[in-house]
Molecule: transfer RNA
Organism: Candidatus Moranbacteria bacterium CG23_combo_of_CG06-09_8_20_14_all_35_22
RNA sequence: GCGGGAUUCGUACAGUGGUAGUACGCCGGUCUCCAAAACCGGUGACGCAGGUUCGAUUCCUGCAUCCCGUGCGA
Numbered sequence: 001g002c003g004g005g006a007u008u009c010g011u012a013c014a015g016u017g018g019u020a021g022u023a024c025g026c027c028g029g030u031c032u033c034c035a036a037a038a039c040c041g042g043u044g045a046c047g048c049a050g051g052u053u054c055g056a057u058u059c060c061u062g063c064a065u066c067c068c069g070u071g072c073g074a
Base pairs, nucleotide, nucleotide: 001070002069003068004067005066006065007064010024011023012022013021018054025043026042027041028040029039030038047063048062049061050060051059
């Protein structure tokens, strides 16, 4: 340089053109002498910029970051 993949709550992962979920974590509560466990409730996210569309996290383009593979041929 070229090709491919990934980017979603604090973390690990789902997900779909029509209100974005799960688990853990964190916060509060119940329980307990206290704590843990358990149970109940809550918390918080689509990398950035454009385009298509009535509507984009999803499709298209560019950029950024990370990962994998690959080059020496004139």